[in-house]
Molecule: small-subunit ribosomal RNA
Organism: uncultured bacterium
RNA sequence: AGAGUUUGAUCCUGGCUCAGGACGAACGCUGGCGGCGUGCCUAACACAUGCAAGUCGAGCGGAGGUAUGAAGUAGUUUACUAUGACAUACUUUAGCGGCGGACGGGUGAGUAACACGUGGGCAACCUGCCUCAAAGUGGGGGAUAACAUUGAGAAAUCAGUGCUAAUACCGCAUAACAUACAGCUUUCGCAUGGAAGUUGUAUCAAAGGAGUAAUCCGCUUUGAGAUGGGCCCGCGGCUGAUCAGCUAGUUGGUGAGGUAAUGGCUCACCAAGGCGACGAUCAGUAGCCGACCUGAGAGGGUGACCGGCCACACUGGAACUGAGACACGGUCCAGACUCCUACGGGAGGCAGCAGUGGGGAAUAUUGCGCAAUGGGGGAAACCCUGACGCAGCAACGCCGCGUGGAGGAAGAAGGUCUUCGGAUUGUAAACUCCUGUCUUCUGGGACGAUAAUGACGGUACCAGAGGAGGAAGCCACGGCUAACUACGUGCCAGCAGCCGCGGUAAUACGUAGGUGGCGAGCGUUGUCCGGAAUUAUUGGGCGUAAAGGGCGCGUAGGCGGCUCUUUAAGUCAGAUGUGAAAACCCAGGGCUUAACUUUGGGAGUGCAUUUGAAACUGAAGGGCUCGAGUGCAGGAGAGGUAAGUGGAAUUCCUAGUGUAGCGGUGAAAUGCGUAGAUAUUAGGAGGAACACCAGUUGGCGAAGGCGACUUACUGGACUGUAACUGACGCUGAGGCGCGAAAGCGUGGGGAGCAAACAGGAUUAGAUACCCUGGUAGUCCACGCUGUAAACGAUGGAUACUAGGUGUGGGAGGUAUCGACCCCUUCCGUGCCGCAGUUAACGCAAUAAGUAUCCCGCCUGGGGAGUACGGCCGCAAGGUUGAAACUCAAAGGAAUUGACGGGGGCCCGCACAAGCAGCGGAGCAUGUGGUUUAAUUCGAAGCAACGCGAAGAACCUUACCAGAACUUGACAUCGUCUGCAUUACUCUUAAUCGAGGAAGCCUUUCGGGGCAGAUAGACAGGUGGUGCAUGGUUGUCGUCAGCUCGUGUCGUGAGAUGUUGGGUUAAGUCCCGCAACGAGCGCAACCCUUAUUGCUAGUUGCCAUCAUUAAGUUGGGCACUCUAGUGAGACUGCCGGAGAUAAUUCGGAGGAAGGUGGGGAUGACGUCAAAUCAUCAUGCCCCUUAUGUUCUGGGCUACACACGUGCUACAAUGGGCGUAACAACGGGAAGCAAGCUGGUGACAGCAAGCCAACCUCUAAAAAGCGCCCUCAGUUCGGAUUGUAGGCUGAAACCCGCCUACAUGAAGUUGGAGUUGCUAGUAAUCGCGAAUCAGCAUGUCGCGGUGAAUACGUUCCCGGGCCUUGUACACACCGCCCGUCACACCAUGGGAGUUAGAGGCACCCGAAGCCGGUGACUUAACCGUAAGGAGAGAGCCGUCGAAGGUGAAGCUAGCGACUGGGGUGAAGUCGUAACAAGGUAGCCGUAUCGGAAGGUGCGGCUGGAUCACCUCCU
Repeated sequence: AGAGUUUGAUCCUGGCUCAGGACGAACGCUGGCGGCGUGCCUAACACAUGCAAGUCGAGCGGAGGUAUGAAGUAGUUUACUAUGACAUACUUUAGCGGCGGACGGGUGAGUAACACGUGGGCAACCUGCCUCAAAGUGGGGGAUAACAUUGAGAAAUCAGUGCUAAUACCGCAUAACAUACAGCUUUCGCAUGGAAGUUGUAUCAAAGGAGUAAUCCGCUUUGAGAUGGGCCCGCGGCUGAUCAGCUAGUUGGUGAGGUAAUGGCUCACCAAGGCGACGAUCAGUAGCCGACCUGAGAGGGUGACCGGCCACACUGGAACUGAGACACGGUCCAGACUCCUACGGGAGGCAGCAGUGGGGAAUAUUGCGCAAUGGGGGAAACCCUGACGCAGCAACGCCGCGUGGAGGAAGAAGGUCUUCGGAUUGUAAACUCCUGUCUUCUGGGACGAUAAUGACGGUACCAGAGGAGGAAGCCACGGCUAACUACGUGCCAGCAGCCGCGGUAAUACGUAGGUGGCGAGCGUUGUCCGGAAUUAUUGGGCGUAAAGGGCGCGUAGGCGGCUCUUUAAGUCAGAUGUGAAAACCCAGGGCUUAACUUUGGGAGUGCAUUUGAAACUGAAGGGCUCGAGUGCAGGAGAGGUAAGUGGAAUUCCUAGUGUAGCGGUGAAAUGCGUAGAUAUUAGGAGGAACACCAGUUGGCGAAGGCGACUUACUGGACUGUAACUGACGCUGAGGCGCGAAAGCGUGGGGAGCAAACAGGAUUAGAUACCCUGGUAGUCCACGCUGUAAACGAUGGAUACUAGGUGUGGGAGGUAUCGACCCCUUCCGUGCCGCAGUUAACGCAAUAAGUAUCCCGCCUGGGGAGUACGGCCGCAAGGUUGAAACUCAAAGGAAUUGACGGGGGCCCGCACAAGCAGCGGAGCAUGUGGUUUAAUUCGAAGCAACGCGAAGAACCUUACCAGAACUUGACAUCGUCUGCAUUACUCUUAAUCGAGGAAGCCUUUCGGGGCAGAUAGACAGGUGGUGCAUGGUUGUCGUCAGCUCGUGUCGUGAGAUGUUGGGUUAAGUCCCGCAACGAGCGCAACCCUUAUUGCUAGUUGCCAUCAUUAAGUUGGGCACUCUAGUGAGACUGCCGGAGAUAAUUCGGAGGAAGGUGGGGAUGACGUCAAAUCAUCAUGCCCCUUAUGUUCUGGGCUACACACGUGCUACAAUGGGCGUAACAACGGGAAGCAAGCUGGUGACAGCAAGCCAACCUCUAAAAAGCGCCCUCAGUUCGGAUUGUAGGCUGAAACCCGCCUACAUGAAGUUGGAGUUGCUAGUAAUCGCGAAUCAGCAUGUCGCGGUGAAUACGUUCCCGGGCCUUGUACACACCGCCCGUCACACCAUGGGAGUUAGAGGCACCCGAAGCCGGUGACUUAACCGUAAGGAGAGAGCCGUCGAAGGUGAAGCUAGCGACUGGGGUGAAGUCGUAACAAGGUAGCCGUAUCGGAAGGUGCGGCUGGAUCACCUCCU
C1' cells in the first nucleotide's frame, strides 16, 4: 500500500466482499511448564448456611471469676475445718455513657441532569477527629437503665413498682477578640456590600479520668489553619421535526417563613411574564470522565479491569440521631415475596466475601491469614477488619521456555504418484556420539520484618544425581492468498467470505499422499475501527451515472466596494495558574529475559487570568463614487389587461340549376342519397382560429407562455448623457405570489375537432392501429387544483481568460450629395473553434474553464415516491416521506461485432427475359411411418432422403431364431509333443464331431516354419460416448475477404493502415490520405483444350510411285495422328472517354482478345455441423459373452406420406427397310473375331490378342424410302400367363435376359417449385468402376445443337460504408403485465391483551410542620397555692401506596383483506429495445383480462427522406 466482483472487451460511476488490528468473549479439535494479569456482559432474579463493625473497665454503677488478706459466724478432736461481710491485686462484661456504624466493600437500576468533565465564583456557607494560638475548668441539683420484684405474651417483646452511678442530664457564678442591636473612624470591592478598629447595652461555658508524683489523656469558649463537604455560574459531550409550540409557582417584584447558606426553596399579595427553529416541549436510548481499541491524522467506536465523581441498596414514602445520612449489614409506614406461629401476632432483605437455585453460548473456592499495607476503637497492651495480603480453579489474555543437538545415502522399508524409466516423503527414520532447559528424586534454603511477629511456604532460588527418556497440534492448498496430485462421487452427496465449484477425466465436494501457514495453540462465530475519499473539515459530487427547487418577490441568516481615525470582540505573541494519580512516548532502574514493575522528563493540542501587537475580520465615527438606484433624451418589441372591428375557411339553414351516385380505404364496408344527395350559384346564421408575412429564424417575457387589426390603461429591458443619492448590494431556510395541458365547481356558449361510447373493417383474437358517426371537453366569466421530458435534463450573482463568422436593437467615428460600404462599441441571440476541462460524449466569453459568495439537492438496485402520520384540496389527488424483506449488481459514455419489417453502393441464373422440367400417371430407387422374431446401424432445412452402399440370393451382415466353442476365428510369450497338408467315408439342418488313408518343408543341424495339448498373462467387441479426441469431410464460398510488424491517434477497449474518389471478376489496380510495409487469400505458376515450329515415325498415316478385294504390300514420314520440347496473348499497337492515372469503349492484326474455354487449387473462421460403423484413440462397459463359428430367416415387409429419377402421354412422332459419321475407355479364372445351331436370350467349335497390332465395337439420333393420320391409337408400355436362356453349391422368399401372349394408368399435370447464359440448355447414343450374376443410379465420352438477358424496382444469398440498439448463447436475441401454485416479510383490520407516562377526582399510612392541649409532668421561679417550660392525646396542611375516570402513546395477538418480494420446464397475450413493425416517453383524464389503448398539452432521451437556411 491494495485486491476480487457489472462487460464480448473498455473507461467511469457505484455498491457488495476480502486481506489488518482488537476483545471481560463463546464454540470445535488439540493440550507440556512457568511468570504477570483477568474472570455473571444475561435475571437491579430469588436466596439456605457461615463470615463481612466494632471498640473503650484509664467515663459509670453493678454482676461473675481467680489469688491474697480477713472482722465475724458455725462445728468440734482448741487447733483445725467450713463459711465469710470487708479490703487489695488481676481478670471477664450484660447495661448506662463516649467514639465509630455517613469510611472501607458492591452494583449501574434510575438519570439527557449543573449528573459528569473543565474553568471560575460564594461580599451567601458548614466542617467531628487533627495542627497552631489565647483564655478557662468554680459551686450545686434532680433523675434513670442495669438490678430486684409483680404482671401480660407461644414468641418477639412490653408494662407497673422500688433502689443506684457517671466524662449521661439541668440551673447558678465568671467571660470576650463570640453573637445581637445602636453609633463613630479608617480602608477595600464590579454591585448587593466587605474588612479592621473603637464606644455602649444585652446573652451564652465547662467533666472528669490515670498516675506516688512529674505529668498525660480529656472538657469549655474563641481565633486561625488543614481536610472534607454544600450552593451558584460560563463552556462541552446521544438520536428523532413523521415531537412545533411549551409553561400557573409558571417568570419577576415586595414582605414573611425556612436553611449551615443564596434562591419560588415555601407562603401571602402584586404584575404578566418566561422558554423555543442557535430546536423549547415530547419520545427513545444511556451512569459521566481519566482512559481503552482503531486510524497517517482528523476522526469513529467503547466506558470490563485500575483511578476520580454521581446514583442506588427488595419496591415506594418519611423523618430521627448526628460534625456529617434522609443512612447497604439503623428507625417508622405502605406494598410484593419468603419464613415462624399457640392464628392473637411476629421475623427478614448477599447490587459485601464465599456459596445455592434460576436464566444463559458463557464467567471461579461455602480456602488461609491479619505476617505486610490501610482503616475503627483504645493512654496502651490489644481487639475488630471476606478492605487487604496470599493460595485454589480456568490456555480467558499477554510474555517467556521446552518437546532435543551434531553426524548419518544402501538415498532402507512402508506410503503416494508414475510416461514404469523413476520421482517424492527424505537426513527425515534406523544407527553413532552428545546435552539436561522443563520434568523426576535428594539436600540446602531466602528477601518481604536492619529488634520480636511470615498466611504465602519448605515457596522462589541454589547444589547434586538419573535418563532422550514424559511433552504437537490445528487450519488451509480455484482466484483474491503462501501451498497439487491420485482415488471416490456424478447438479447427487456436499462446499462457499465474494466471484463461484459439482450434470463421468472436479488442483473448488469426501478421503489419502504431498505441500504451505501458525504453533500450546489453531480455526469458526459475534462485535468495533480500518481499508471506505462509501457522509468527503482535512477530503466527494449534481448536462447524460443518484443529485438544480417549475419560476419569481422577499423575511431571518450568511457574505459584502474605496479611504481615514478609534477600539480590541475575533486573531497573533509572551507570562502565570490549572489540566489528579495511573495510562501513553522518551531516557534510565528492578525481577536470569520479556510480559510486569519503578524513577525522572515529555505530552495532555484544553480552560482561565494577565501583559502586549493592530495587518486582516468585527464594532463606532467621518469621507468617496467605480457597485446599486434616480433624473433627462431616444428608439425596438406576438410583454400584460380590457373594449371594439375584420376577412378567408368549415358546418348548418333557405332558394335556384342538376341527376345517380357521393363518401371512404391498402382493399372494403358501416354512413349519406330518387322524400333529389355529392357538385354548383345566391342569400343568411353561428362559433372557433387568425393563412401569406413567418424561417431549424428573429422579437418580448422571471418562468408557464405570447402571433389578424384598432383604441385605452400598464410592466420591463436596451442605448446615450453624467445632473442627483452615496454601498442603499448579492443570495435567500421558512413565507408570499405566478404557474402548460388535463381535471373539478357555478353560469353561459357549442362551428370544427374529439377521450368515453356505437357501428364497419382488419385479425387466431383486436376491448387497438384504419373508416363512418359521436358525448364530456376544447371556447367565455368567476373560483379551485399546483402538477409535466415545467429541459439547456445545466440554480442565482460578480470578476477574469485566443479568435472567426452570421443575425436582432441602439450609439459613435471616418468619408460622403446620401449611415452605400468600412471601422469601433454596448445589449441580446446562433454556429465553428484554441487554451483549459471532462469517464467519455462533449462544453468552450450565453462555460460544463479559472475563482469568490449564498441557496437547493445526492449517497447501490428493487421494495417506493409506496405505507403510516401530519399539512393542503370539493374531489381527483398533491406535499412531506420510511421500514421489513430481497439482489450483487443496477447504471453512464464509448468500442468491436451481430441484428433491423433503417439507409446508400455493388455482385450472383437472385429476380426479370427465355428454354427444358418437377409437382398429376406407371415403374425404379431412397426416406418417414407402420408392421415384424428381425425388418442391423448411421445421415435430418439449405448442407439427410439413386446419401455411407463403385452393386444385401449364401457370403457381405453388424439384425433375428436355433445350434455350438471358451486362452478362443486373430497377435505375443512359457513348456511338451508331433510334423506341412490333403483326399475319402459316416453323422448333423450345417459347422462341429467320428472314422480313416496317403504323406512330410527348409537349414551354415543351434534353429526357423506349421499343427496339436496345457497354464496364465491376455485376445476379442460394427458395445457406449463425434458433447473427451486425432484424422477426414460438408457448408457459408472460389465469396473477397482475414490479419500482422513498426509508427501515429485514443486514459482504454480499440482505431488508423483496410476508410475516401475512380476502377476491377477480385483488398484488382491508380490517385489521395498518419501512415509505411508485410503475410494468408485473389491473380499467376500446374493439367487439359484451341494454333503452330522442331524432334521422332510403329502397331499410326498415305500426297507422290508401284501393288492389292482391302495402306494389303513395297516405299515414304509430306499430311493426319501420336508424345516430347518450344512459340504464341502482353490492353503489346491505334483512336475515343478518363485526372496526362488505373481502367474502359471501339478498331487493327491474329488460330485465339481483354482472367480465351474447362479443371485442380477452398484464406482467418462459423455451424459443440458429420463420422468412435473406413481407420486411429482416451475413458466407461462385456469376458462360458455385448466375443467366436454355423444353418435358416431378415435388411427386398406395405394402408400410406415425401424426395430423386426412368418411361410416357405422341405426327418435330411411331413402325419397317436402307453400305453415313465418333470419342473416352476395358480385356488373361479375361476380351473373343469367324463358322455352325436357335425367332431370340444364348449354345457348340474356335483364330487372334498381356493390346495405337487382336477384341469388346453395332455408335445412336441424323440422312433416304415406305406405312400409320389424331384415335387411349401401329401412342404408351405397367401388370399377368406360358415357354426358355445365363451366372452361381443354390435364383421359393429374392437376380438378369429372351420369345409368344396380355395391353393398366396416362391426352402435358393445382398451389407451388428446380436447372441452365454457348458448344451451354435440350436431345442422341457409347464406355468404365463395383461385379460370379444383377444399373432407370454414379463417373466419364463424344454426336446433333438452340432461345433469351430491357434492366436491378422487387424475392433470396453475399460484400463494403453508414445509422439505431435495452442484443453479445448475439433477433431462433432480449423482454412486460395479468392469472394459477408455493414460501417470506409487510400495510389495513371489528377488536383484544399488556405496559409506561401525564391529567382530574376519591381515600389517606408513617412523618415533619402548624393549631389545640380541660389530661400528664423530677430539675427552674415560688417557703405554699401556683407559675414557667415540656409532653401524651386530638385536629389541620402536605403526603406514598391504593381506587375511579377520560384522552393520548408504545408493544403483542387478530377472522378477513391490500399490494410487494422470491421461486421451477405453468397459462394468456407481445407492451418496450431496430422506424420493435401505430416512434417512444412525461403530466393528466378516461376505457379495457393483461401488458396497454385513446384524447389534450409537452419533450427528443426518435429512425428515415425531401426542401430551405446557416457554418466550414